[in-house]
Order: sequence, then structure tokens, then C1' cells
RNA sequence: GCGGGCGUGGUGUAACGGUAGCACAGCUGCCUUCCAAGCAUCUAGAGUGGGUUCGAGUCCCAUCGCCCGCU
Repeated sequence: GCGGGCGUGGUGUAACGGUAGCACAGCUGCCUUCCAAGCAUCUAGAGUGGGUUCGAGUCCCAUCGCCCGCU
């Protein structure tokens, strides 16, 4: 330099173009003599910028980061 893959809460991981779910973690409460476990509630997320579309996490382009291959 060329090609390909991935990027979603603090972490991991889903989702035919139609309300972004789940688990763990965290807060608060219940339970307990206390802790742990358990139960309930809550908080928290799309790498960035454009395009297509009535509607984009999803499709297209560019770019950034990581990984793999080729040279």
C1' cells in the first nucleotide's frame, strides 16, 4: 500500500428496515439479628460524519479504532 471482518449501557451478548432486548455489574427498597443468597424497582447504550427510505442498530459511502490476510 491492497483486501476482508468487527465496533450496541461499566462488561458480555441479541435483534426480517418498524418501541434497542437479555445476563452480569451498579443504585434503592423488601427479606435477615447481621452478611450472603433471593425478590422488586430504578439508572445506564448504537465509534464519527453523510446518503437512501415514510421509517436505519440493520442498507450504501466516507472516516476513525481494533483484528486477520496479502504485498